This is a predicted structure of a 505-nucleotide part of an RNA (small-subunit ribosomal RNA, 5' domain) from an uncultured bacterium. Its mean pLDDT, the model's own confidence on a scale to 100, is 84.
Context: one part of a larger RNA
RNA sequence: GGACGAACGCUGGCGGCGUGCCUAACACAUGCAAGUCGAACGGACUGAUUUUCUUCGGAAAUGAAAGUUAGUGGCGGACGGGUGAGUAACGCGUGAGUAACCUGCCUUACAGAGGGGGAUAACGUUUGGAAACGAACGCUAAUACCGCAUAACAUAUUUGAGUCGCAUGGCUUAGAUAUCAAAGGAGCAAUCCGCUGUAAGAUGGACUCGCGUCCGAUUAGAUAGUUGGCGGGGUAACGGCCCACCAAGUCGACGAUCGGUAGCCGGACUGAGAGGUUGAUCGGCCACAUUGGGACUGAGACACGGCCCAGACUCCUACGGGAGGCAGCAGUGAGGGAUAUUGCACAAUGGGGGAAACCCUGAUGCAGCAACGCCGCGUGAAGGAUGACGGUUUUCGGAUUGUAAACUUCUGUUCGGGAUGAAGAUAAUGACAUUAGUCCCGGAGCAAGCCACGGCUAACUACGUGCCGGCAGCCGCGGUAAUACGUAGGUGGCAAGCGUUGUCC
Repeated sequence: GGACGAACGCUGGCGGCGUGCCUAACACAUGCAAGUCGAACGGACUGAUUUUCUUCGGAAAUGAAAGUUAGUGGCGGACGGGUGAGUAACGCGUGAGUAACCUGCCUUACAGAGGGGGAUAACGUUUGGAAACGAACGCUAAUACCGCAUAACAUAUUUGAGUCGCAUGGCUUAGAUAUCAAAGGAGCAAUCCGCUGUAAGAUGGACUCGCGUCCGAUUAGAUAGUUGGCGGGGUAACGGCCCACCAAGUCGACGAUCGGUAGCCGGACUGAGAGGUUGAUCGGCCACAUUGGGACUGAGACACGGCCCAGACUCCUACGGGAGGCAGCAGUGAGGGAUAUUGCACAAUGGGGGAAACCCUGAUGCAGCAACGCCGCGUGAAGGAUGACGGUUUUCGGAUUGUAAACUUCUGUUCGGGAUGAAGAUAAUGACAUUAGUCCCGGAGCAAGCCACGGCUAACUACGUGCCGGCAGCCGCGGUAAUACGUAGGUGGCAAGCGUUGUCC
């Protein structure tokens, strides 16, 4: 000198664009953040109309169109959003490999959907419990569940042939045997949306390997599923991943093991570069979701707003038992030098569901707060000497503040009021929004501070103080004429900021 997610002191007019718990992965009141589909299903409710009865008030039955929906069922809650505790690791980066793998929705192609069955929630009755939540019996539906049929370019076993490869082996083809599918809905219909099997693609993932990836030797030996083999189990798949048996290996001064620290990268800051430091915001990957463990469902999780168990904590309780998880968005307490609103909207972009209308979306778009940062603008312009008053100083003549002010003539960035008014929207739909912008009117009115002035270093005098009170980045200053302390005038620098502190280069 530059930089900052900064903080503190003094000061503070506006706008645009960004950024905003770095500390306690501390504890959380309250509200919201993941639903949707009635065109999968049976009910329940609202309900026009019609019928019957009637004491003329009404009651009972029927129940079209349309609508609402607890439950069964489907898809989605594995995305999106947060945090960086753990992790020195194939976690990440980069480059390869899988002849050892999976992939819902989507696209393409081929083939198919025949015929049956038994349940169960809802509901009803009874009943337990303070509650959370149940229990028994009875009834019912489906795109829920289960057999049967059909069956190959699928899978498994097996007999041949061809061909290819870096090994295990792969691919193609001709047979044989065995096994395994399906669901309907809407519509007058056409048709559309679905369903089943297979092949291929796309997308997303999984695994393996080469290289790179902080400090400490005042950490030198470490290791028993340890290293390898054979056989099995398990997995989408390879593998001590797991198990039985067998062998005794494996790693290590090219730093094993142990200890400390740390999410990694694209990037960011700095520097002429080499390098050093760093990993906020944005993007990619990973890990985690009160602590630890576990699996279930599913194409996908060992699952932030799912389940089970254990621990700690908080709450309710009729003491028998229950409920909870903000490292989602706001917000509260605590910690701290320190970090914002319990806001508006789904209008746009995107996501989930749905045939659609649409619903949901604290993702997102916006608004609010903060000079926290960067950028832009303003706080007036021109003229104006009697060089006014006042202040400071003085050798008492003056000098300086200083064209500065007053005063005159203007302007209207800002500001206040009014009118008009885009783009973001594509036919409709705009939270923002009293939008941005444009025009008219009023009116110099409401808008300058901070630090420094001994040298480094641009900028000096007066008074006060008297090694005191104080200053200070280094040298140092102050003990009676202090350009170094304090105040005033003046001057210099930067400017809605200026200084100080902290950290990095």